[in-house]
Formats: sequence, C1' cells, structure tokens
RNA sequence: AAAAGGCAAACCCGGGGUGACCCGGGGACGCAAAGCCACGGGACUCGCACCGCGAGUCAGCCGGGCUGCCGAA
Repeated sequence: AAAAGGCAAACCCGGGGUGACCCGGGGACGCAAAGCCACGGGACUCGCACCGCGAGUCAGCCGGGCUGCCGAA
C1' cells in the first nucleotide's frame, strides 16, 4: 500500500438524571487510537452566603498519561 475487522455525530424510539448529560436499540457525520484515565487548560450544568466557592457533565475541544489491531515493499 491493500484487505479484513473496529468505533459511531446529528436525528428518531425506549429508559435514567433537576440539569449538563448518560444507557439500550435504530442510524452514519466522521474517526488510525472517536480505546481507557477528569492530571493541566477549556466548554457546559446544578446549588449556594454568587468578583467566588462547592458538586457534577464532556475523552468526538486542546494538551498530557496508560494501553493497543492489521500491516506489502
């Protein structure tokens, strides 16, 4: 390189959560780490005594850490 295989945005249905959002099914915009981890930054939500603090969500926003499939010449 090629081929095999993988994941699955929006949206729809069902369920959970005050919410951000999550889980299952359908569905594919995309993804070579779109596998995992909230460690740094960021965005977002809720609460409060609101220049802030606390508790959360996002790994498909960026960085970092850990792990990892195929692979001709």